[in-house]
A computed fold for a 478-nucleotide part of an RNA from an uncultured prokaryote, annotated as small-subunit ribosomal RNA, 3' major domain. The full RNA is in RNAcentral, with records from ENA. The prediction has a mean pLDDT of 82.
Context: one part of a larger RNA
RNA sequence: UGACGGGGGCCCGCACAAGCGGUGGAGCAUGUGGUUUAAUUCGAUGCAACGCGCAGAACCUUACCUGGGCUUGAACUGUGGUGGACCGUUCUGGAAACAGGAUUUUCUCUUCGGGGACCGCCAUAGAGGUGCUGCAUGGCUGUCGUCAGCUCGUGUCGUGAGAUGUUGGGUUAAGUCCCGCAACGAGCGCAACCCUUGUCUGUAGUUGCCAUCAGGUAAAGCUGAGCACCCUACGGAGACUGUCGGCGAAAAGCCGGAGGAAGGUGGGGAUGACGUCAAGUCCUCAUGGCCCUUACGUCCAGGGCUACACACGUGCUACAAUGGCUAGUACAAAGAGUUGCCAACCAGCGAUGGUGAGCGAAUCCCAGAAAGCCGCUCUCAGUUCGGAUUGUAGUCUGCAACUCGACUGCAUGAAGUUGGAAUCGCUAGUAAUCGUGGAUCAGCAUGCCACGGUGAAUACGUUCCCGGGCCUUGUACA
Numbered sequence: 001u002g003a004c005g006g007g008g009g010c011c012c013g014c015a016c017a018a019g020c021g022g023u024g025g026a027g028c029a030u031g032u033g034g035u036u037u038a039a040u041u042c043g044a045u046g047c048a049a050c051g052c053g054c055a056g057a058a059c060c061u062u063a064c065c066u067g068g069g070c071u072u073g074a075a076c077u078g079u080g081g082u083g084g085a086c087c088g089u090u091c092u093g094g095a096a097a098c099a100g101g102a103u104u105u106u107c108u109c110u111u112c113g114g115g116g117a118c119c120g121c122c123a124u125a126g127a128g129g130u131g132c133u134g135c136a137u138g139g140c141u142g143u144c145g146u147c148a149g150c151u152c153g154u155g156u157c158g159u160g161a162g163a164u165g166u167u168g169g170g171u172u173a174a175g176u177c178c179c180g181c182a183a184c185g186a187g188c189g190c191a192a193c194c195c196u197u198g199u200c201u202g203u204a205g206u207u208g209c210c211a212u213c214a215g216g217u218a219a220a221g222c223u224g225a226g227c228a229c230c231c232u233a234c235g236g237a238g239a240c241u242g243u244c245g246g247c248g249a250a251a252a253g254c255c256g257g258a259g260g261a262a263g264g265u266g267g268g269g270a271u272g273a274c275g276u277c278a279a280g281u282c283c284u285c286a287u288g289g290c291c292c293u294u295a296c297g298u299c300c301a302g303g304g305c306u307a308c309a310c311a312c313g314u315g316c317u318a319c320a321a322u323g324g325c326u327a328g329u330a331c332a333a334a335g336a337g338u339u340g341c342c343a344a345c346c347a348g349c350g351a352u353g354g355u356g357a358g359c360g361a362a363u364c365c366c367a368g369a370a371a372g373c374c375g376c377u378c379u380c381a382g383u384u385c386g387g388a389u390u391g392u393a394g395u396c397u398g399c400a401a402c403u404c405g406a407c408u409g410c411a412u413g414a415a416g417u418u419g420g421a422a423u424c425g426c427u428a429g430u431a432a433u434c435g436u437g438g439a440u441c442a443g444c445a446u447g448c449c450a451c452g453g454u455g456a457a458u459a460c461g462u463u464c465c466c467g468g469g470c471c472u473u474g475u476a477c478a
Stems, first nucleotide, its partner, number of pairs: 001478002003475003007472007015462002019426005026317008034308002042053002064303007077125008092097001107115001109114001128292002131290003137286002139281003142277001144275001149188006155164003168179003194269004199237007208227002213224003240263001243257005319419001323378002326375001328373002335366001337364001340359002345354003385416001390411007432454007
């Protein structure tokens, strides 16, 4: 100087407390461990691994296993030699590929020798490796933590390691600011500048509106006309403790009020200091070293990654009446669409099929929002709850749904009656609950990412648990 303390002081955080809803019990989905296996490819392992890499394993992917092939190789650049167009057809085989036969024939220059492109063969230099080492590395990432810290120059003090500044008194979300001070300044962080949302306004109207005028309908911006409103998207205004009162040290600031759409960083996002964990990644990529080179390279078929006495994590669906079923009826946002989204009509109980308009989309379409509201019924049961499992008949995608897809109809109807010890999330348009869209994608979503609808309870407080910041103290630790 740090680190640590079941030392002290001050402060903060859904850390506790106050509340609400979960997990842990059930069934299923998914990941992991374990076991099994020819293989169940590999990585990730307290927080910070375990719906993680995987934004989507039937083949492919694929790295694994079995079997069958190739060896200058599937792809790349040369050199030397040598031969020939490519290509089409047929046979064998599980395919990769192999063998045979027939026909046709290229570009340019040309000194008629040849040269170039392309395809083979031989040789050679080399290719190739998701093989090892993340404890040789770059890059990228997680984490403490969006915590308020981490440092430097000069000066001063100390023999020196170092200290001071950065401590102290206040204050703040903040090393934020003020005052004081052997310090005076500065840098990286904080804040602000950026995006979005909340109010008003200017400009602009192939979206919006009967607001206004006319036409029109069973109804409808449906039509003409028009940009008022809404909206869209470009610009501007607006919030700064600016103002009033009190407190405070004539400070920084704090408390309350006014005005205002908004009030004290308005809400949300992006943004992650010096460093820590030899944290993670050599299987994104790049790369040193080592290793393989008729194989640890490469091609193909089939299988596996989907196994199953079990254990754990993360979720979905429930156990019902604030509910289930059923008829009617209302209101979103955001996003995708030409190998696509698919209206309307027809067929089918349905998944879907047929036909077929519009739209590369503020114009057409996906698209029915759902919870909600209003009726009917069920009457507390393992039930009209719950839907696993199984049988059967189908639909769709795709060469192909046996291993191993999703969906539909009929039948079947399991566990489950609110969950031990323990444990998680959340402070407001939040939790809870309800649907919608997207990426990946032929097909496949309870996961992930985004969107809106309905919409709470509680916070006395900081004694305690956990994590963190500052000062101080002890130490036989570094």